[in-house]
RNA sequence: ACAACAGUUCGGUCUGUCGCUGUAAAACACUUCGGUGAAUUAGAGAGGAAAGUCCGGGCAACACAGGGCGCCAUACUUCCUAACGGGAAGGAUUCCGGGCAACCGGGAGACAGACAGUGCCACAGAAAAUAACCGUUCCGGCCCAGGCCGGAACAAGGGUGAAAAUGUGAGGUAAGAGCUCACAGCUUGCUAUGGUAACAUAGCUCGCGGGUAAACCUUAUGGGUUGAAAGACCAAAUAAACCGGAGCCUGAGGGCUGUCCGCCCGAAUCCGGAGGGUAGGUCGUUAGAUUCCGCAGGCAACUGCGGAACCAGAUAAAUGACAGACUAAAACAGAACCCGGCUUACGGAACUGUUGUUUUA
RNA sequence: GGCGAUUUAGUGUAGUGGUCUAGCACGCCGCCCUCUCACGGCGGAAACCCGGGUUCGAGUCCCGGAUUCGCUA
Repeated sequence: ACAACAGUUCGGUCUGUCGCUGUAAAACACUUCGGUGAAUUAGAGAGGAAAGUCCGGGCAACACAGGGCGCCAUACUUCCUAACGGGAAGGAUUCCGGGCAACCGGGAGACAGACAGUGCCACAGAAAAUAACCGUUCCGGCCCAGGCCGGAACAAGGGUGAAAAUGUGAGGUAAGAGCUCACAGCUUGCUAUGGUAACAUAGCUCGCGGGUAAACCUUAUGGGUUGAAAGACCAAAUAAACCGGAGCCUGAGGGCUGUCCGCCCGAAUCCGGAGGGUAGGUCGUUAGAUUCCGCAGGCAACUGCGGAACCAGAUAAAUGACAGACUAAAACAGAACCCGGCUUACGGAACUGUUGUUUUA
Repeated sequence: GGCGAUUUAGUGUAGUGGUCUAGCACGCCGCCCUCUCACGGCGGAAACCCGGGUUCGAGUCCCGGAUUCGCUA
C1' cells in the first nucleotide's frame, strides 16, 4: 500500500429562485366589539433505522371485592435501569488459533431440573433401560471321540448403533462382575480458604443403570384486560314516531378482565325490519426517564452535580422542485400519543483492531 | 393505527420427529391407440417461503425475517 473480517462514527453541505406545513408579530378588511380572516416579515420543519410491531415502560379507560381451574413468559451470578426477554462485568461449559506444558488470544449459547412422575428413542442389534443372541462356568440326564437336551449362575469378550451400563491394573471366583483394592474420571453432602455471588482450590464423605424437558411436566419468579379508532369536552341534530318478535323483577338482555362460580347494570328495555337526522371542532399531542458541553464517581453498563438550548406536529395528511459549486450526490427508506431496547434493510466515507500478500528501509 | 392467521410440484391439497428418495388429483412432456383429434393405456419430469438452532435424525419442534390473506372505526 492492497484485500478480507469485526467494531465504532457519519448518513450530504453551501448559494440563489419558486412553492408546502406549523409558530410568533402583523398593515389591512369584516365585526354582534368577544373576536375572525389575512398581504407581508422573522424563525422552524423526518430517521439511523421514522420500518417490523418482537420485548419493556409511561399515559388512559374498564367488572380495580373474592375463590377454584387454566394460560403465557422467564430461568448461571452480581450489577445497571422507570422497566425489560435489553445492557455491563464476571463464572462454568464448549469451539477455533498459538504454545512442549502451565497458559494466552478470540468466538458461541433458550448454561434451572432426566434420584418427582409419564412418554418417546426409526433402521440395525440379543437387548434402547426390570439387558442373556453368540459366548463363559457349574449341576443333572442321554449317546459317550465330542456333542445334544434340561436347569441355574455370569454383564468379562463379540458384533449393531447417534447412544450399550465409568476407564486401566491387581486381587478374587466354578466362571465372572465396583464384588474388593489402588490410581483416574464424574457425582452427593459437609468443612476450610478466597470471592458480594455464580464459582474455584484443598480435605473428608455417600455413591457410579444412557439420551431427550426447542416432549408432556416439576420447581422458582413474574404477568388483570384493552390500546390514542384509549379517553375527556364543546357544538350540531333528533322519530321518545311505525311494523314483527322476546321480556317486564320468579327478570329478556347486557357488562373490552381466559373460563366457572360469584359480582354489577337492567324496563324511557332488548333483537330484527323499513326509514329520518347529524357526520364539525378543541384537548389528549409533543418540555421530555429530553439534547449538548464540562467536572466528579464507577473496570463498565450507568449515575450525580453545574451550565447552556428548545429541537416537526399534519388529519387526506407539509418537509418539495429547478439552477450552480464542492472530482461524484447516487443506498435503505417518510413521523401520526410518547419513550427505552431488540431485530431487519442499507450505496458510500472516515477511524480503530486482527489476519494475509507485496514493496521499501 | 391495532390484532390474528397462512405458506408443500404450474394449480388445488395430504403428510404422529424416523422404511419421506415427500403421497393424491388436475395440468405438462414422451410413447401407444386412431385416417386425425378427443377419450383411453403406459412411462417420465416437477415442490417442503428464506436464514439460523434443538435433536442421532426436522416438511413437522424453537427463534429471527419475508410473503399473502383476514378482522377491527